[in-house]
Parts: sequence; structure tokens; C1' cells
RNA sequence: AGCCCAGUCCCGUGCGGCGAAGACCCCCGAACCCUGUCAGGCCCGGAAGGGAGCAGCAGUAAGAGGAAUUCUUCGGGUGCCACGGGGUCACUGGGUUUCC
Repeated sequence: AGCCCAGUCCCGUGCGGCGAAGACCCCCGAACCCUGUCAGGCCCGGAAGGGAGCAGCAGUAAGAGGAAUUCUUCGGGUGCCACGGGGUCACUGGGUUUCC
């Protein structure tokens, strides 16, 4: 100096990790325009009964809070990660050949 291999580089796929959001669990949560049960009272009826239905109670919706880190989605100057492909301008390491 040349050649070869590998890495740094680029692309793709995947995995782990970090962050965010959503789902799941618990709790709170509607004077009336949610549901159920509807005291009282009201209405119908000769009566038996029936009807609508306020309050209350129970359960929830929208929504808020808490717990947990299972699942889903998204994101990155996440990782001395994995696999496959690409590239020799430069650098590093190894091997080999030739010349001085």
C1' cells in the first nucleotide's frame, strides 16, 4: 500500500425500559328534565282495589377523586439490545498478501 472480515453509519422488523393518555377496580356524584322502590298527600271507584307520583332510600349517567401497574394506543437525542438488509467517503480493530 492492496484485499478480506467486523464495528462506528443508514434502512427495516422486533424486544426491554421511560413518559403521557385511555380502558379495568374502588369511592363520591342528578330537587326536576335517569332507573327502581315509592311513606305522606292527590286522583278514579259504592267498595275491593287501581293510577299518576313529590320527598326519602337504593343504583347509576355526565363528571371528579383514589388505588393498582394488567391491557391498549402514542411519543423519544430511551438501550456499552437482538435479527435481517445496504454501504466502503472516513475512522477503529483483526487477518492476509506484496513492496521498502